[in-house]
Context: one part of a larger RNA
Order: sequence, then C1' cells, then structure tokens
RNA sequence: CGUUUGGUGAAUGCCUUGGCAGUAAGAGGCGAUGAAAGACGUGAUACUCUGCGAUAAGCCAUGAGGAGCUGAGAAUAAGCUUUGAUCCAUGGAUCUCUGAAUGGGGCAACCCACCUGAUACUGUGUUAUUAUUGAUCCCUCGGGAUCGGCUAAUAAUGCGGUAAACCAGGUAUUUAUAACCUGAAUACAUAGGGUUAUAAAAGCAAACCCGGGGAACUGAAACAUCUAAGUACCCGGAGGAAAGGAAAUCAAUUGAUACUCCCCUAGUAGCGGCGAGCGAACGGGGACCAGCCGAGCUUGAUGUGUGGUUAGAAUGCGUUGGAAUGCGCAACCAGAGUGGGUGAUAGUCCCGUAUAAGAAGCACUGAGAGACGUAUUAAGUAGGGCGGAACACGUGAAAUUCUGUCUGAAGAUCGGAGGACCACCUUCGAAGGCUAAGUACUCCUUACUGACCGAUAGUGAACCAGUACCGUGAGGGAAAGGUGAAAAGCACCCCGACGAGGGGAGUGAAACAGUACCUGAAACCGAACGCCU
Repeated sequence: CGUUUGGUGAAUGCCUUGGCAGUAAGAGGCGAUGAAAGACGUGAUACUCUGCGAUAAGCCAUGAGGAGCUGAGAAUAAGCUUUGAUCCAUGGAUCUCUGAAUGGGGCAACCCACCUGAUACUGUGUUAUUAUUGAUCCCUCGGGAUCGGCUAAUAAUGCGGUAAACCAGGUAUUUAUAACCUGAAUACAUAGGGUUAUAAAAGCAAACCCGGGGAACUGAAACAUCUAAGUACCCGGAGGAAAGGAAAUCAAUUGAUACUCCCCUAGUAGCGGCGAGCGAACGGGGACCAGCCGAGCUUGAUGUGUGGUUAGAAUGCGUUGGAAUGCGCAACCAGAGUGGGUGAUAGUCCCGUAUAAGAAGCACUGAGAGACGUAUUAAGUAGGGCGGAACACGUGAAAUUCUGUCUGAAGAUCGGAGGACCACCUUCGAAGGCUAAGUACUCCUUACUGACCGAUAGUGAACCAGUACCGUGAGGGAAAGGUGAAAAGCACCCCGACGAGGGGAGUGAAACAGUACCUGAAACCGAACGCCU
C1' cells in the first nucleotide's frame, strides 16, 4: 500500500406523535356571584404531569349508553359495576390561600383585627309532660275523674348576661341615588362633614378600531426646510367589529344622489431647498344597499340549526412467507373505493365513511301579548384679525376643514358653497342626534386542504420547554425522537468480586433487533493475510 474483518462514530435512507401556511364555519370576551395567572394541598402508593379543592383524579340531578372500570409516566394491592358502574352531554353543589384583592398591614400565596351570628354555660318567663301532694265526686273498695298547690326533671320557645379556641357572614375606595344625623363665613339657610341602604366601576386578554400625545436612525450621496412619519412608542376608550353616514355634497347648463371597501382614473393634475421625494380628485366599473327622529323595551308560541350518542352494506379458497393486506382463481357491496389501524400493499377484518335518526341545553327566528313614549330647525355660532394644524397642496393667488387668542352677523324677502375676489347662474340648508350590510383582525373552537417541513428541518419547544442553565435584574435561553408484530426485555448454567462485562442455553423472522437497542457512510483506531522497501 492492497484485500478482508472488526471497533468507534454518527451521516444517510425510511418514519411521525409536532410544527407551518391556509380555506369554510363558529366564537369574539372573562371579572367583586372574585377573573387571568399562580401557591399549597388532594390517591392505598415516594416523585412529576393531568384532574380536582378540606365534599379535593372528586359530590348531586337529568339525559344518553350498555360491560367493563379505578387518568399518564408503571406496576402491585384493595375495590366498584346489569339494583346499570367507568366514559359522554347539560345543569347544579363544593371551590383552601394569593392575585383588581377590596377589614388593616405585608418581603404575593403570610401576619393582625373588629362587629354580628352560630355554639356552649348561666339567669329568667311561658307552654307541655312526668314525679310528689291537698280537696271534691263516682266507686265494683282495686281504683278512676275534676280542681288547686309546691318543688324538681325533661322538651320546645322568648328575653338578658358571659365566653378561651374553632366556625359562618360582614367591615376597602370612588361615583350615583335615597334617607337620617350634624353643620361654617352668616340670623334662617346653604356649602361642607358623617352614618346607613341600594347599584355601578375597577383588573385581565392575540390582533383589528377610534381618540390624545409623539421621536430618531435613515434619505436628500454633507445638512437646516423636507423625508423617515403622524411610523415606532406612550396614554385613554370601545366593539365583535370599530369608525363613517343620509349633503350648508359633487357637477357644469345634460345631471348625479348617504356612508364604507375594492379595481381603474394615475404615478396623471399638482405639491416640492420645484431637490430627495410626496401625491390626489372629477369620472368609470364592482361589493353592499336603508333610511330616519325611541326605527326602542319586556314576555314569548312555533319553526330551523347545532348537539353527546345510535344504526350503518359487502370474501372465500389456494400459494409464498414469521405474519397476507401480496400473488393466482373465483365472488360480492357501493348515496359507503375520504382516512386511519390490523404481524408486508385491505372497498367487503376493525374504527370509520355515505346516508338516516337524535334528549337536555344553546343559537337564530319572532305568531301573539303587555307597559310606556313620540324631539322640532340649533349664537358667542357662521364669518373676520393674529398664531398654528389638517387637507396630495411646504403661505402660496390658497379656496375648504379644525381652533389657542381677540372679535363677531343674518334668520328662508335669509344663509353657505361652486379653489383668492366680484357679478350672474347652479346647487345645498351649518352651528342637534341615530343607523344594518358590504370592510379589518384571530388569543380561541370545529372540519378540511397543501408541487409546505420531516428531527442541524419545521415553532425556541415532536421528548414533562419558556424547562435545564446563565444573569442582582430587565432579560437571554438550549440539547434531547425511532428495540420488536408482540416484552416474548434473555429462566437456567459457566468465567468474573454474590461486580462490570462476557460465553452457553432459551425467545424471536432476525439478538451484528439485547433497553449504550431500525438503517449504520466517512474521518479516526485495530487485527489477519498478501505485496513493496
């Protein structure tokens, strides 16, 4: 060096419990009736996960169901169950402690209270019963009945007192409403303060939405107007959508007719240290259509959908093999040949699928009934001055919209607009309000799909992962899948230390499939043989 055979090593191949991206529906909130998130407990059994909460892997009811069950890592024990368990659906009960956390405090899951009740003891009143005793009546001389007294016991109930511990309920703040008690300047009053009752709010949550604030890097090849951008971010608020919305709108001498969204118009007209860049509208085509002045509230027959669950067709023989779903031959079903599993590739083996049925609950619908109610034309406004901002429009010839400040009309015989302004013409009626659909989004649920990934990929996470670990902290943040059809997971023997490890034997189709387990490349390290020096 070559050939062969091993070790190590983990690539590759195959697989998929997990992801990714969507489609169609649903849902779009939870919370002082205590949420989200947790701490600590809870089992016959140490720990972890899951479930649950001192009634603690559970309790009760209704419905469904019909033979097994006592969640997983994982067995054992002891039990439950046709007097119907487990499981499933719905409703209810319980629900320690923390947490908005709300009785006060606090270094979250801890500490410390007060009031009332319950409970216990005790005092006292009423009622009933029992025991004891006096009188009267009846009397079969055993006794019985009625009335009264007294003390005691028991039971029920009312009122008062005390109580160490345990138990239950209440006790935060603010706002609104109501009642009561107080009470200034200031006489009556009022403001204010207090108490009680009732109701509401708070906090959390992925994006979407509206409003209030609001950058810089960057680009302009520097930089200041400008841009980035009203973006990021902060704050407030709401809904399943939000916002907007029925012309003081456009148009241009025909007319259109609320709003929202999409495609054009169009990178056009314009704006712009006329730089970088920014960037419409009219009009046209679609989606959807709805108008109004409380388009309101309560109850609710009926119907539809959903719904745990139930029924649900049809194959045999031979052959190879460890195993038939393969191959060969001959059949059958199909409103079911989507899919998954089963010892290899199954329409007819299993679960299912098409189809059909379906309780309660829930959602939608809304026949009918009931209780009220029915606004009225908008002034410190429009407009103007100054200073800003929004409009594609950077003050410009700058209309239009908003307003910090100073002003300040008319009243339908009137007023606004038509891009300075004036006239004519046209058009509309501001300074009050409501309004579905078309549109945006997905923390979440269900079903389905993929010329998406297949364990260095795909989520950071296929595996007990926001874990281990790192950091004072904010925060950062992994690695890690595969025996076999079935544990049948190697009884027994031998070497060895009653080891580790190995050799037999046995299981298995296979053990070079032996829990360092599928396949098992290369680098790297050996051994045997051959050849070269």

Source information:
The part of an RNA shown here (large-subunit ribosomal RNA, domain I) has 533 nucleotides and comes from uncultured Roseobacter sp. Model confidence (mean pLDDT): 82 of 100. The source organism's lineage runs through Bacteria, Pseudomonadota, Alphaproteobacteria, Rhodobacterales and Roseobacter.